Record summary:
The RNA shown here (transfer RNA) has 74 nucleotides and comes from Vulcanisaeta moutnovskia 768-28. The coordinates come from a structure-prediction model, not an experiment, and the mean pLDDT is 85. It is recorded under the gene name tRNA-iMet-CAT-1-1.
[in-house]
RNA sequence: AGCGGGGUAGGGUAGCCUGGUAGCCUGCGGGGCUCAUAACCCCGAGGUCCCCGGUUCGAAUCCGGGCCCCGCUA
Numbered sequence: 001a002g003c004g005g006g007g008u009a010g011g012g013u014a015g016c017c018u019g020g021u022a023g024c025c026u027g028c029g030g031g032g033c034u035c036a037u038a039a040c041c042c043c044g045a046g047g048u049c050c051c052c053g054g055u056u057c058g059a060a061u062c063c064g065g066g067c068c069c070c071g072c073u074a
Base pairs, nucleotide, nucleotide: 001073002072003071004070005069006068007067010026011025012024013023020057028044029043030042031041032040050066051065052064053063054062
C1' cells in the first nucleotide's frame, strides 16, 4: 500500500441483507426460596448502536468520508 472481517449496556454477542418499540447471556441492584450460603425463580437499573455528514416522515440498519482493532497478500 491492496483486499477481507469487525466496532451495539461493565464484559460477551444477535439484530443490519429486507429502515419502523434496540434484544439475549453474564455481571450489578432489589425481592422470593433456605437455619444460612450457593444454586434456582421473579423484578429493576444500565445504550450518543466508534465519529462526522447525507438520504428519508423515520437510520444501529441505506449512501459518502474518517478513526480504531484483527487477518491475508505485497